[in-house]
RNA sequence: UUGAAUGUUUUCUAGGGUUCCGCAAACACCGUCAAGUUUGGACUGGUCCGAGAGAAAACUCACAGCUUGUCUGUGCCACGGAGGGAUAAAAGCCCGGGAGAU
Repeated sequence: UUGAAUGUUUUCUAGGGUUCCGCAAACACCGUCAAGUUUGGACUGGUCCGAGAGAAAACUCACAGCUUGUCUGUGCCACGGAGGGAUAAAAGCCCGGGAGAU
C1' cells in the first nucleotide's frame, strides 16, 4: 500500500431519558363521585430509544466434507477519549471496529 463480507434482519437485555400513560404534590372546582390546570424523572414503573466490541434466532456469504441433500461442519480478535448530532429528551443510539492505544 492492497485484498480478504470484518453481511442483513428480528426479538431480548445492559443502559437511557421524559413525549404519552401511570404515580406524587400544589392549585382551583365540587358541599358526593368524577373531571381540569401547573410542577416533578436526585418518581419504582408501562409505552418509547437501545449496543461493532452483549445474548438468542432466521436468512445470506466464504471455505471444507461426503451418503451431492430444502445435507453436515467451521467462520477468529476487538482497549478506546474528548467533542458533536438526532429524537420529547437522553444513552453503550449515530459520527464510530472514528481519533488514539496495543
Predicted 3D model of a 102-nucleotide RNA (Guanidine-I riboswitch aptamer) from Mesobacillus persicus.
The model forms 100% of the base pairs in the Rfam consensus.
The coordinates come from a structure-prediction model, not an experiment, and the mean pLDDT is 80.
The source organism's lineage runs through Bacteria, Bacillota, Caryophanales, Bacillaceae and Mesobacillus.